[in-house]
RNA sequence: GGGUAUAGUUCAAUGGUAGAGCUACGGUCUCCAAAACCGUCGAUACGGGUUCGAAUCCUGUUGCCC
Numbered sequence: 001g002g003g004u005a006u007a008g009u010u011c012a013a014u015g016g017u018a019g020a021g022c023u024a025c026g027g028u029c030u031c032c033a034a035a036a037c038c039g040u041c042g043a044u045a046c047g048g049g050u051u052c053g054a055a056u057c058c059u060g061u062u063g064c065c066c
Stems, first nucleotide, its partner, number of pairs: 001066005008022004016052001024040005045061005
């Protein structure tokens, strides 16, 4: 100097309700379990600014990668 930071984890999201897969939990099914199906919980690194409105734009800090 460049890039990056979103759920427990891996990743989305054109400035206008933050979603998905896996995991966890509950339910249906089953003699039991697994699988399958349905549902629930859960997140924008930390400050400041711009804007009617910021995960998104600008800026500082911190961590990580080159």
Molecule: transfer RNA
Organism: bovine gut metagenome